[in-house]
RNA sequence: CUGUGCUAGGCGGGGAGCUAGUGGUGCCCUAUUUCCGCAACCCACUACAGCGGAGUCGAAUACCAAUUUCGGUAUGCACUGUGUUGCAGAGGAUAACAGCGCGGCGUUGAUAACAAGGUCUUACGCAAUAAUAAACCAUGAACCAUGUCAGAGCUUGACGGCAGCAGCAUUAAGUGGUAUUUAUUAUGUGAUGUAAAAAAACUUUGUAGUAGCAAGCGGUUUAUUCGUUCACAAUGUAGCGUCGUAUCAACAAAGGUUGCACAG
Numbered sequence: 001c002u003g004u005g006c007u008a009g010g011c012g013g014g015g016a017g018c019u020a021g022u023g024g025u026g027c028c029c030u031a032u033u034u035c036c037g038c039a040a041c042c043c044a045c046u047a048c049a050g051c052g053g054a055g056u057c058g059a060a061u062a063c064c065a066a067u068u069u070c071g072g073u074a075u076g077c078a079c080u081g082u083g084u085u086g087c088a089g090a091g092g093a094u095a096a097c098a099g100c101g102c103g104g105c106g107u108u109g110a111u112a113a114c115a116a117g118g119u120c121u122u123a124c125g126c127a128a129u130a131a132u133a134a135a136c137c138a139u140g141a142a143c144c145a146u147g148u149c150a151g152a153g154c155u156u157g158a159c160g161g162c163a164g165c166a167g168c169a170u171u172a173a174g175u176g177g178u179a180u181u182u183a184u185u186a187u188g189u190g191a192u193g194u195a196a197a198a199a200a201a202c203u204u205u206g207u208a209g210u211a212g213c214a215a216g217c218g219g220u221u222u223a224u225u226c227g228u229u230c231a232c233a234a235u236g237u238a239g240c241g242u243c244g245u246a247u248c249a250a251c252a253a254a255g256g257u258u259g260c261a262c263a264g
Base pairs, nucleotide, nucleotide: 001264002263003262004261005260006259009057010056011055012030013029014028015027020046021045022044023043024042034054035053036052037051038050062257063256064255067252071248072247073246074245075244076243077241079239080238081237082236083235084234085233086232089230090229091226092225093224094223095222096221100218101217102216104213105212113207114206115205116204117203118202119201121196122195123194124193125192126190127189128187129186130185131184132183133182134181136177137176138175139174145170146169147168148167153162154161155160
């Protein structure tokens, strides 16, 4: 060096997650590479960290670290959406000041001044309205109300006398009505009368006098206030990226390492 038979070992790997940790089942990436059983309210194991069974390859299809970076993860940054908080620049609201613009009132006389009234309050009237009572009208008693009392009755020798039902008329208590009258009481009543009080404001008229008055809208200034409008700031969260950093890393390519026996 070649051949035969063995042995260690291989027959996929990786990421996140799970776990005290390791591996597996499930998800994802990569690759195409024996089979069966077990397992997410999990299964097996313990740093030589799936277990059990069967098959096959076998020192190259084994093992090793670095290179490479498909992909994953973490994080920063930018952008977009959204929640919370803050601020009060813009904006809204209220009040005040002033009187800039427009508008309004004023020589048919403003503001200020003076005089007399009104609005307001109290008391007493008048009127109105309502309630009650009386008056008025109607009705109203089998007998126990009145008058008149047919018939019938009682009484008398007789004339006559007496009581009296029904009917008719009237009336009491009571009931009902009233466009009328009177009295009393009350009032979310009144272009109402008299008297008194008050005198702040508004208003009417008059006197004298002569040029301003007022603050409706917009604007200016100041103060207060609002906060699911706009802007700004802080922060949480979700998505996203020809972006950055860190970390793990399949595939791939190129290297290195590797046992025993027999025969030639």
Background
The prediction has a mean pLDDT of 76. This is a predicted structure of a 264-nucleotide RNA (Bacterial large signal recognition particle RNA) from Tenericutes bacterium HGW-Tenericutes-4. It is recorded under the gene name ffs. The source organism's lineage runs through Bacteria, Bacillati and Mycoplasmatota.